[in-house]
RNA sequence: UUCUUAUCAAGAGAGGUUGAGGGUCUGGCCCUAUGAUACCUCAGCAACCUUCAACAAUUGUUGAAAAGGUGCUAAGUCCAGCAAGUUGUUAAACUUGGCAGAUAAGAA
Repeated sequence: UUCUUAUCAAGAGAGGUUGAGGGUCUGGCCCUAUGAUACCUCAGCAACCUUCAACAAUUGUUGAAAAGGUGCUAAGUCCAGCAAGUUGUUAAACUUGGCAGAUAAGAA
């Protein structure tokens, strides 16, 4: 980097250094010198991998834990984008699926 599977309406921030961008892309809308981004320290959240127990039978279900491997700690993945549908006179609102993305685990 690519592929497969699962999840994505919840949750959780302070300090230091840096110094202008960031929220994937496009449009919108936001955040940002009351400090973006990146890195570091400490703290926290969650429970994918993991551990334990029970049940069921070889791999699942439920519950618990948080030492270890990751991840995360503005806004629903910030909203929409493509397709179908529902409501509506319209404007628009909503639902489902998809695309793209993020994370984990496995594989090439």
Predicted 3D model of a 108-nucleotide RNA (SAM riboswitch aptamer (S box leader)) from Mesobacillus maritimus. Lineage of the source: Bacteria > Bacilli > Caryophanales > Bacillaceae > Mesobacillus. The sequence was found by an Rfam model in a public genome assembly.